Background: This is a predicted structure of a 469-nucleotide part of an RNA (small-subunit ribosomal RNA, 3' major domain) from a Candidatus Levyibacteriota bacterium. It was read from a public genome assembly.

[in-house]
Context: one part of a larger RNA
RNA sequence: UGACGGGGACCCGCACAACUGGUGGAGCGUGUGGUUUAAUUUGAGACAAAGCAAAAAACCUUACCAGGGCUUGACAUGUUACCGUUUUAUACCUAUGGAAACACUGGUAGAUCCGCAAGGAUGGUAAUGCAGGUGCUGCAUGGCUGUCGUCAGCUCGUGCCGUGAGGUGUUCCCUUAAGUGGGGAAACGAGCGCAACCCGCGUCUAAUGUUAAAUAUUCAUUAGAGACGGUCCCGAUCAUAUCGGGAAGGAAGGAGCGGAAGACGUCAAGUCAGCACGGCCCUUAUGCCCUGGGAUACACACACCCUACAAUGGCGAAGAACAAUGGGCUGCAAGCGCGCGAGCGCAAGCUAAUCUCAGAAAUUUCGCCUCAGUUCAGAUUGGAGUCUGCAACCCGACUCCAUGAAGCCGGAAUCAGUAGUAAUCGCAGAUCAGAAGGCUGCGGUGAAUACGUUCUCGGGUCUUGUACA
Numbered sequence: 001u002g003a004c005g006g007g008g009a010c011c012c013g014c015a016c017a018a019c020u021g022g023u024g025g026a027g028c029g030u031g032u033g034g035u036u037u038a039a040u041u042u043g044a045g046a047c048a049a050a051g052c053a054a055a056a057a058a059c060c061u062u063a064c065c066a067g068g069g070c071u072u073g074a075c076a077u078g079u080u081a082c083c084g085u086u087u088u089a090u091a092c093c094u095a096u097g098g099a100a101a102c103a104c105u106g107g108u109a110g111a112u113c114c115g116c117a118a119g120g121a122u123g124g125u126a127a128u129g130c131a132g133g134u135g136c137u138g139c140a141u142g143g144c145u146g147u148c149g150u151c152a153g154c155u156c157g158u159g160c161c162g163u164g165a166g167g168u169g170u171u172c173c174c175u176u177a178a179g180u181g182g183g184g185a186a187a188c189g190a191g192c193g194c195a196a197c198c199c200g201c202g203u204c205u206a207a208u209g210u211u212a213a214a215u216a217u218u219c220a221u222u223a224g225a226g227a228c229g230g231u232c233c234c235g236a237u238c239a240u241a242u243c244g245g246g247a248a249g250g251a252a253g254g255a256g257c258g259g260a261a262g263a264c265g266u267c268a269a270g271u272c273a274g275c276a277c278g279g280c281c282c283u284u285a286u287g288c289c290c291u292g293g294g295a296u297a298c299a300c301a302c303a304c305c306c307u308a309c310a311a312u313g314g315c316g317a318a319g320a321a322c323a324a325u326g327g328g329c330u331g332c333a334a335g336c337g338c339g340c341g342a343g344c345g346c347a348a349g350c351u352a353a354u355c356u357c358a359g360a361a362a363u364u365u366c367g368c369c370u371c372a373g374u375u376c377a378g379a380u381u382g383g384a385g386u387c388u389g390c391a392a393c394c395c396g397a398c399u400c401c402a403u404g405a406a407g408c409c410g411g412a413a414u415c416a417g418u419a420g421u422a423a424u425c426g427c428a429g430a431u432c433a434g435a436a437g438g439c440u441g442c443g444g445u446g447a448a449u450a451c452g453u454u455c456u457c458g459g460g461u462c463u464u465g466u467a468c469a
Stems, first nucleotide, its partner, number of pairs: 001469002003466003007463007015453002019417005026307002029304005034298002042053002064293007073130001077129007090109004096103002111122004132282002135280003141276002143271003146267001148265001153192006159168003172183003198259004203225007228253001231247006309410001313369006320363001326357003331350002335346004376407001381402007423445007
């Protein structure tokens, strides 16, 4: 000087407390461990792994396994030789073996450019340098990322102090969300962080406006205004600094709310499987292609969801209402017809403020159910179908009929949330042929509680002890 302390003082945070709803019990979905397996590819491992990489595993993907096949190779480039007006690139047809890849036949069409020609280029064959590797090492690395933590810290120049390591500044007092600001002070300044500059939302003004029959508004776009403790009162205070409480005005009041933005560093944190890259290893195979299988297994354990256990409910009916964000040409599809339905057939419009996905749901009104394993709940199973796709057996989603399991609010323990939040309700999108209970967004309805900082966890500043570095 740090680090540590079941040392001290002060301060902060949904950290506790207060309140609300969950998880832990059930069934199912997904991930993980374990086990099994020919293979169940790999990585991630307290917080900070476990609906994570994966914003889509039937084939492909695919890295794994079995079997079959190729060896200058699926891909790149150099050199040499040969072919190139009768055939070899390329395309098509085709016999045989085969699951295909591949191997091996026959036939048809048939070259382009430069050049008079010779020859050369594109291309092909052969040989050789080489290609290739999701093989290993994240403890050789770059880059990127997580985390402490949006915590308020981390440093430098000169000066001063100290033999020196180093200190001072950055400590102290007041204050702040903040090393934020002020005062004092052997310090004076400065940098990276804080804040601000950026984006969205909320108010107003002006202009413009297609797709509207027209007008006005909403709306959209652009440019501005507006908030600064600015005004007033009271209080704290050495203070004209600063802070606290209240009032007015205002759409908004004390950082208005939300986002993006992450200092010096820590964890030899994560990633050689996104990419790049050193070294090592394989080279008729650890490379490449194909068919099939596997990643979807199942005594079990864990994590995160979904659906419930019901009456603040369930079911039926009533075109009874009201959104926002988004997507659409290999696409979204109105409408009409068929089907109980998933859907199918025909088909207008739309490259979209125009057409369409698309009639949101919770909600409202009326009726039934009357506390029961039920008109709760919907797992599981049987049958019949629809759609996508070369193909739904392993292994897709959906529909209809039938079936109707566990479950009556969950032990110890544990999580999230302070306001348009929690809770609850639906909608859209990415990925995508198809395949969300996940993810990312969007709007609708819309609470309770916070006395307080003793305690738990994490963090910051100062101080103290130390046989630790």